[in-house]
């Protein structure tokens, strides 16, 4: 230096035929419990990596640019 994958909540990770983003632990709040955990029931918590483009609409699709990761020389 080429070439590929990824990148979504604090964390693992789902949404892939473009239509207003979920889950599972973690949190906290309430219920139970003589008490604490477990179990139950709620709430919160994302500009979807960044900036552009196509579209009536983008997490999705195109392009760069930035990290990770693996290959190749």
């Nucleotide at each position: 230096g080429c070439c590929g994958a990824c990148u979504u909540a604090g964390c693992u990770c789902a949404c892939c035929g473009g239509g207003u983003a979920g889950a599972g632990c973690a949190g906290c709040g309430c219920a139970c419990u003589c008490g604490u955990a477990a179990c139950g029931c709620g709430c919160a918590g994302g500009u979807a990596a960044a900036c552009a483009g196509u579209u009536c609409g983008a997490g999705u699709c195109u392009g760069u640019u930035a990290g990770u990761c693996g290959g190749c020389u």

The RNA shown here (transfer RNA) has 73 nucleotides and comes from Treponema bryantii.
Taxonomically the source falls in Treponema (Bacteria, Spirochaetia, Treponematales, Treponemataceae).
The RNAcentral record of the sequence draws on ENA and Rfam.
Its Rfam family is "tRNA". By type it is a transfer RNA. Rfam links the family to the GO term triplet codon-amino acid adaptor activity.